[in-house]
């Protein structure tokens, strides 16, 4: 130096959390690293710290020690940033309000009447009158073989006569109906009216009449409610960054058997 069988060991690790303490199971970060049974208000254990069984690698890239690295976790506190709530400071800033705040600056407008007030129109509802349409009374004519009325010739009927009956034509008149008129009367309608009358009615507009000197409009300025921006205080953290604590993988160094051959 090699080869062959063994042992020691090894066959993931770590964080939080739980736990008297170690581990597991359960979450997370890493990684690629065996089976089977247990197991969270749990299972097994006692600082040598999973228990029980079985497989498989095996002295080296795999194992140990130490050092760097450095994913990622946990953590009092500080500091950005965010963010909610509060405070009233401002030589801040904006909207909006405000003339029953300003003696402040302009425009415009008024004795060819201004601010107020009165009464009216213009609109609605009612109601009254006219007026147009219909319709209805009403007038005039015209209209019933018979089953409306009135007279009723002929002719029939009854009587011995005088005379009476019924009753058709005609003639007269009048229902339904038809036509024509319609100054008056009634009922109804509505795209009727420079109409009366009462009641309603925000503003605008329009007219009259009182009445005698402001009136509006922008702008400064003051007030006041919000709002943003700086301060300051106080929570929360969805960031981050100092700080500290644990650290996987990775690098590096170093370290560490037995037997038997060759």
């Nucleotide at each position: 130096c090699c080869g062959u069988g063994c042992u020691a060991g090894g066959u993931g690790g770590g964080g939080a959390g739980c736990u008297a303490g170690c581990g597991g199971u359960g979450c997370c970060c890493u990684g690629a690293a065996c089976c089977u049974g247990c197991a969270a208000g749990c299972c097994g254990c006692u600082c040598u710290a999973g228990c029980a069984g079985g497989a498989c690698c095996g002295a080296a890239u795999u194992c140990c020690a130490c050092c760097c690295c450095g994913a990622g976790g946990g953590g009092a506190g500080c500091g950005a940033c965010g963010u909610c709530g509060g405070c009233u400071g401002c030589u801040g800033g904006g909207c909006c309000g405000u003339u029953a705040g300003c003696g402040g600056g302009g425009g415009c407008a008024a004795g060819c009447g201004a601010c107020g007030c009165c009464g009216g129109g213009c609109c609605c509802u009612g109601u009254g009158c006219g007026g147009u349409g219909c319709a209805g009374a009403c007038c005039u004519g015209u209209g019933a073989a018979c089953c409306c009325c009135g007279u009723c010739a002929g002719g029939c009927c009854c009587g011995g006569g005088a005379g009476g009956g019924a009753g058709c034509a005609g003639c007269g008149g009048u229902a339904a109906g038809c036509a024509g008129g319609c100054c008056c009367c009634u009922g109804c309608a509505g795209g009727u009216g420079c109409c009366g009358c009462a009641g309603g009615c925000c503003a605008a507009c329009c007219c009259g009449g009182c009445g005698g000197a402001c009136g509006u409009c922008c702008c400064g300025c003051g007030c006041g409610u919000c709002c943003c921006g700086c301060g300051c205080c106080g929570g929360c953290g969805c960031u981050c960054g100092c700080c500290u604590u644990c650290g996987a993988c990775g690098g590096g160094u170093g370290g560490u058997g037995c037997a038997c051959g060759g």
Bacterial large signal recognition particle RNA from an Acidobacteriota bacterium, 262 nucleotides, folded computationally. Its Rfam family is "Bacterial large signal recognition particle RNA". The family's RNA type in Rfam is non-coding RNA gene. The gene name in the source record is ffs. NCBI's taxonomy places the organism under Bacteria, Pseudomonadati, Acidobacteriota. RNAcentral holds the sequence, with entries from ENA.